RNAcentral holds the sequence, with entries from ENA. The RNA shown here (small-subunit ribosomal RNA) has 1488 nucleotides and comes from an uncultured prokaryote.
RNA sequence: GAGUUUGAUCAUGGCUCAGAUUGAACGCUGGCGGCAGGCCUAACACAUGCAAGUCGAGCGGAAACGAUGGAAGCUUGCUUCCAGGCGUCGAGCGGCGGACGGGGGAGUAAUGCGCAGGAAUUUGCCCAGCAGUGGGGGAUAGCCCGGGGAAACUCGGAUUAAUACCGCAUACGCCCUACGGGGGAAAGGCCGGGAUCUUCGGACCGGUCACUAUUGGAUGAGCCUGCGUUGGAUUAGCUAGUUGGUAGGGUAAAGGCCUACCAAGGCGACGAUCCAUAGCUGGUCUGAGAGGAUGAUCAGCCACACUGGAACUGAGACACGGUCCAGACUCCUACGGGAGGCAGCAGUCGGGAAUAUUGGACAAUGGGGGCAACCCUGAUCCAGCCAUGCCGCGUGUGUGAAGAAGGCCUUCGGGUUGUAAAGCACUUUCAGUAGGGAGGAAGGCUGUAGCGUUAAUAGCGCUGCGGAUUGACGUUACCUACAGAAGCAGCACCGGCUAACUCCGUGCCAGCAGCCGCGGUAAUACGGAGGGUGCAAGCGUUAAUCGGAAUUACUGGGCGUAAAGCGCGCGUAGGCGGUUUGGUCAGUUGGAUGUGAAAGCCCCGGGCUUAACCUGGGAACUGCAUUCAAUACUGCCAGGCUAGAGUACGGUAGAGGGGGGUAGAAUUCCUAGUGUAGCGGUGAAAUGCGUAGAUAUUAGAAGGAAUACCAGUGGCGAAGGCGGCCCCCUGGCUCGAUACUGACGCUGAGGUGCGAAAGCGUGGGGAGCAAACAGGAUUAGAUACCCUGGUAGUCCACGCCGUAAACGAUGUCUACUAGCCGUUGGGCUUGAUCUUUUAGUGGCGCAGCUAACGCAAUAAGUUGACCGCCUGGGGAGUACGGCCGCAAGGUUAAAACUCAAAUGAAUUGACGGGGGCCCGCACAAGCGGUGGAGCAUGUGGUUUAAUUCGAAGCAACGCGAAGAACCUUACCAAGACUUGACAUGCCUGUCGCGGGUCCGGGAGACCGGAACCUUCGGUUCGGCCGGACGGGACACAGGUGCUGCAUGGCUGUCGUCAGCUCGUGUCGUGAGAUGUUGGGUUAAGUCCCGCAACGAGCGCAACCCUUACUUUUAGUUGCCAUCAUUAAGUUGGGUACUCUGAAAGAACUGCCGGUGAUAAGCUGGAGGAAGGUGGGGAUGACGUCAAGUCCUCAUGGCCCUUACGUGUUGGGCUACACACGUGCUACAAUGGUACUUACAAUGAGAUGCGAAGAGGCGACUCUUAGCCAAUCCCAAAAAGGUACCUCAGUUCGGAUUGCACUCUGCAACUCGAGUGCAUGAAGCUGGAAUUGCUAGUAAUCGCGGAUCAGCGCGCCGCGGUGAAUACGUUCCCGGGUCUUGUACACACCGCCCGUCACACCAUGGAAGUUGGUUACACCUUAAGGCAAAGCUUAUACCUUUGACUACGGUACGAUCAGCAACUGGGGUGAAGUCGUAACAAGGUAACC
Repeated sequence: GAGUUUGAUCAUGGCUCAGAUUGAACGCUGGCGGCAGGCCUAACACAUGCAAGUCGAGCGGAAACGAUGGAAGCUUGCUUCCAGGCGUCGAGCGGCGGACGGGGGAGUAAUGCGCAGGAAUUUGCCCAGCAGUGGGGGAUAGCCCGGGGAAACUCGGAUUAAUACCGCAUACGCCCUACGGGGGAAAGGCCGGGAUCUUCGGACCGGUCACUAUUGGAUGAGCCUGCGUUGGAUUAGCUAGUUGGUAGGGUAAAGGCCUACCAAGGCGACGAUCCAUAGCUGGUCUGAGAGGAUGAUCAGCCACACUGGAACUGAGACACGGUCCAGACUCCUACGGGAGGCAGCAGUCGGGAAUAUUGGACAAUGGGGGCAACCCUGAUCCAGCCAUGCCGCGUGUGUGAAGAAGGCCUUCGGGUUGUAAAGCACUUUCAGUAGGGAGGAAGGCUGUAGCGUUAAUAGCGCUGCGGAUUGACGUUACCUACAGAAGCAGCACCGGCUAACUCCGUGCCAGCAGCCGCGGUAAUACGGAGGGUGCAAGCGUUAAUCGGAAUUACUGGGCGUAAAGCGCGCGUAGGCGGUUUGGUCAGUUGGAUGUGAAAGCCCCGGGCUUAACCUGGGAACUGCAUUCAAUACUGCCAGGCUAGAGUACGGUAGAGGGGGGUAGAAUUCCUAGUGUAGCGGUGAAAUGCGUAGAUAUUAGAAGGAAUACCAGUGGCGAAGGCGGCCCCCUGGCUCGAUACUGACGCUGAGGUGCGAAAGCGUGGGGAGCAAACAGGAUUAGAUACCCUGGUAGUCCACGCCGUAAACGAUGUCUACUAGCCGUUGGGCUUGAUCUUUUAGUGGCGCAGCUAACGCAAUAAGUUGACCGCCUGGGGAGUACGGCCGCAAGGUUAAAACUCAAAUGAAUUGACGGGGGCCCGCACAAGCGGUGGAGCAUGUGGUUUAAUUCGAAGCAACGCGAAGAACCUUACCAAGACUUGACAUGCCUGUCGCGGGUCCGGGAGACCGGAACCUUCGGUUCGGCCGGACGGGACACAGGUGCUGCAUGGCUGUCGUCAGCUCGUGUCGUGAGAUGUUGGGUUAAGUCCCGCAACGAGCGCAACCCUUACUUUUAGUUGCCAUCAUUAAGUUGGGUACUCUGAAAGAACUGCCGGUGAUAAGCUGGAGGAAGGUGGGGAUGACGUCAAGUCCUCAUGGCCCUUACGUGUUGGGCUACACACGUGCUACAAUGGUACUUACAAUGAGAUGCGAAGAGGCGACUCUUAGCCAAUCCCAAAAAGGUACCUCAGUUCGGAUUGCACUCUGCAACUCGAGUGCAUGAAGCUGGAAUUGCUAGUAAUCGCGGAUCAGCGCGCCGCGGUGAAUACGUUCCCGGGUCUUGUACACACCGCCCGUCACACCAUGGAAGUUGGUUACACCUUAAGGCAAAGCUUAUACCUUUGACUACGGUACGAUCAGCAACUGGGGUGAAGUCGUAACAAGGUAACC
């Protein structure tokens, strides 16, 4: 920096990612070289080999080997023997080394380490100084002899050497001292030699290496001090050698290090003690830094060496490859006894995700011994194995478009792989083969010259020159030649974060996943492929650390509501502290010096071809110490001051606290009176009380509790809290003017006190109220809400408890920072008000702050001081432990596990059994229906071979369907066809085919046959082209098959509701707001006014059609007033009227009154055919419902292809115990029947409407005039009128059924409509419930049309007759708008809580049980040193004793961990059960 909480936003807050790194591991892959690294686990156990020896120039010597000499045997070149005379040397004595080097990190929180200091020490080998090295002695190993034992080993005897051991002498330094004195050493070896001497060995001299004493140095080591050095307080007290002193002992050395005595100290909240964990550091990784994490390799220190204890030797050890003892383990054994210690290098087993060769060499560097040569050296240098890491190189380079083939995709055109390949031209690093070839080598040996030493040309040392030599690595690095593009690329990823996209497969499956999440048939997220991206001999994953994370905040966070202010005071330690003068210099600042190892990091150079790597120099190491200065600030010391704080004096106000007394009203109970049937209670009731007299009312008495009015965001108190009146005691605030003290102050961990209500204990009291409890209701239930009762309790005294949403959710104190308006107490002041000051208490508001809300002199602003608290949600304020409590419980306070969120504020919606305003046939007021009957029709269900499919609350159900007998038809059965019933392309034919007719088979499709007829157009005249038709093969056709949740289009619905938006501006961090809200008004976001808005768009309205009026014009098929005429507007005539067509006009709140704000408008009126959108229609904003439709059509994908396609016949869609919707007809007299007679409008008509006439009871039929329609026809309009019927299942009603017919049609059986006769069912106005309608409307009456051969009670239209009612908006439903609450946003059909049941997970308790660690006491006590005694010449050895003491044992505790029957709660889980507690007034406001 990003992702992730939300519909969106800001904030808070966690989780996750991108980076760097690693002693890594795993998966896939793997060319070369350089430089590094390589058991992080079992400090588990170890076979085998090697890792520490060396010195013969210390010694006695001679086991082995060799040379030489000699002897013997003889096989004549072998064997044996002899000779320490020689090279050498086993074992031994002696010296030095073995305390270094090498290893791993168990222990250790300080006996350690790091930094800086210190004094009371030692230091082999080394350097320097000084002084010496004289003279004696006794042993002992080895060897030899003998004994024991399996072995390891051991015992006895005899003999022997030394640089082994012990004295004597000497003593410059040295040590001790009582200052008189006293004590203490040594060793020789080798080399050389001129004189001198000689026993011929040497003496002696010189040199060198040793040796002794001592001093100094260097180096190493020991000791002490300060500071720093992990976590836990759910570890708070620890300590008897403990702290100090004196004396002594002990040590190399100070010291309780040890002992005796004396004193009673010492450590600790600045964290003692205890527990857990851990080697520390330079450094390493990360980070901007500060920090955080870490302590492999390299380097310094420490501790360890199978486990525990101990000492010896030594300069140095309490000793990795030494000793003793104990223990565990392993091995040998003759069972008596012995041996061993890889955390050295290799290697083995085991453990583990995991870590190498039983290699070479001492050539170099270094170490030990030695005079040296040299020997030893698993230190070291090299090699081997491993991509473990870092670095470098390569796997070719150039050209090359027919953009090849193949792959993949495709809109089928092409795109991409891709200059990639091939091809052509080049190059040869690396690897390969062959040849050449540095450096790492300095030394040592030897010869020689010079110098030094010396008497010396010996010897030794130094320097120079010459010679022969010394390399594990090594077939080295490097160089040259040769051949040939030849031998060499993988891994991860491609939804977002995050660079990189398509196809196929799969279908909430298989799987992926770091977080968000993906997968339920079109997956860029799974698997594969093509392509792409990123790294590259590696790439990914996992683990781990830092970073990002300002997410522990020193740098650098917070606490009103997100996590977070202790309930409130007092006060200890601590922290902080007014003003002034002087001193001091601790803090602070500056300089200098020392130190801060090297390596590493950084900078500048150098060397490997470069780099990694190596190397030289510098800087740095931010630190510590010492010292010298400075003196402003802080501290400290001393002296002043008065502004902080306090005291004195005088006032005011007050429900401040404690105690005592007292008053009236009210409730209740009791007594008495009056009085009678109810009272009481509720939404409605009931339980309850009352005829034994209640309630009501009057009088009196009792008792307890609380104090109406005053009363007030008024007062007081630190908070909790405090309320009648009077008295007593008492705390604090505040005001005023002076005086005094002189910083006496603020905060406050622990501590201590106070602390509502409830609760607890003891004793009182008890009127009212009232948990528990009882009863009555309510309810599905009702352990509740409501009602009637009612006990603890509430009250008092004393004592506990110590918690509350103890809240201003705001710690205390200090200073500063605009105003305005109230109010309480006091002061100044005025004629009065105003004003002003101080201490409180409220409201608004600026700057500022805040995520926003908001806060704003009573801060959440700006500062300072101190305290408390927070660090994701849940688990959990829980468990365990401690402390407190009589108990209830309180306080302190985790973890496992689980989730990717939880949360705050604000926004827009939606919702509310929230509120305000408004509208609608929404209710109300009315009229008529439905729901009951029969039938029609649709649906569900059932049935069926099939009863094709769709539509499903409103918004499916007389819907798609404006019309299923066949067809339709999609369904079922049977039987057929396969390029197909239909389209395009290709080939071919026109002898076929095709047409009508006829025959046969068949249910038909179809098949077979007979005769007859028979192609068309153009033409370049060619069977040339085209068409038509037939045949063939292949591409393909075809699908009412699936998906309306892949879609287009169309439609329904909210709703003809008045809304929905945008641009610019403004406000807000932002989502958003404003505009669009407000005041009026309207049918309307309609208009007016106001307004940080100004405008605009889609909607509203208007423009359109129709209807109502008039005018003009035109009059045929229309009309007829006037004139003729007729049976008739029939005809002439006319165009006035009606009417029709066209074009105009007319209505706009235009005019008047009232009202309103002078507006918009409303209201009344005039005029007018019509009056306030005149009536009706068309017209449907942004959007909602994944609404409906793939079966109208179109269409992606999927599916079928001799079938899910296409024909045919028959059947079905018409079924029928049942249920529902929509209708028709009725139930009758406002009616039925019969008769009679006026008045319409819209429409239709040629396969048609069909007049008139005739036949039939009738449906209808026969015949055909007219009409392609203002001409003819359908066509009769009906309700109306008159007569009869007289309340009945009827002269109502017509279902059902029988018989006989008509019409349509190939065909009326399943299954049409109609007619006549006969039959005459249910039904007497319809339960709960529900529906339509506000005027030419409802109701009622008929007429027409589409579809259609025929068929409707349906649908769409037309006119006739023609009402009632609307007070009004409380309520039901729906809608609009403003506001409010919200834990909802899939939006209340929302969200969500708890028990129970089931599964899994972690955890607490638990009778007990197993193991680890550990305190105290006691017992026994190995080895060992110490002490004492004995023995002894001896402080040796030996023996005995004493205290100490490892392991072990006993007893009683503490603590930690494991397991555990049973048990407690917790968490998680897709749809389980019961209720509905919370979110809205959540339906009883919620919460502590």
Model confidence (mean pLDDT): 85 of 100.